Predicted 3D model of a 118-nucleotide RNA (FMN riboswitch aptamer (RFN element)).
RNA sequence: UUGUGUCUUCGGGGCAGGGUUUGAUUCCCGACUGGCGGUAAAGUCCGCGAGCGUUUUUGAACGCAGAUUUGGUGAAACUCCAAAACCAACGGUAAAGUCCGGAUAAAAGAAGACGUGU
Numbered sequence: 001u002u003g004u005g006u007c008u009u010c011g012g013g014g015c016a017g018g019g020u021u022u023g024a025u026u027c028c029c030g031a032c033u034g035g036c037g038g039u040a041a042a043g044u045c046c047g048c049g050a051g052c053g054u055u056u057u058u059g060a061a062c063g064c065a066g067a068u069u070u071g072g073u074g075a076a077a078c079u080c081c082a083a084a085a086c087c088a089a090c091g092g093u094a095a096a097g098u099c100c101g102g103a104u105a106a107a108a109g110a111a112g113a114c115g116u117g118u
Stems, first nucleotide, its partner, number of pairs: 002117009017029003031098002033088002035048004043086002051064005068084005090101003
């Protein structure tokens, strides 16, 4: 320097204010939030994770699943700046991205310690 093994730690945010109602942080006005890796700095590009379904020898395999444009700068930006948009699993409950729950869980991954190979 780079590969690898074991272990440890870390690893998701958000309805202010108001209206209707017996009842809504779920409806309406309005407000707010943005996991991980890549790449000119990204919720909307590429890929991954969480979620759901089917099968299962319970190890996993296969499948499904969200959203952006215009202008500007620049060598380079769907990533920056300006403006206007859009999207957000499952179960519960007055219909939920934001409440409660599975979850004091798990993961993409990040950092570190020790060992080992080149």

It matches the Rfam family "FMN riboswitch aptamer (RFN element)". From the family's description: The RFN element is a highly conserved domain that is found frequently in the 5'-untranslated regions of prokaryotic mRNAs that encode for flavin mononucleotide (FMN) biosynthesis and transport proteins.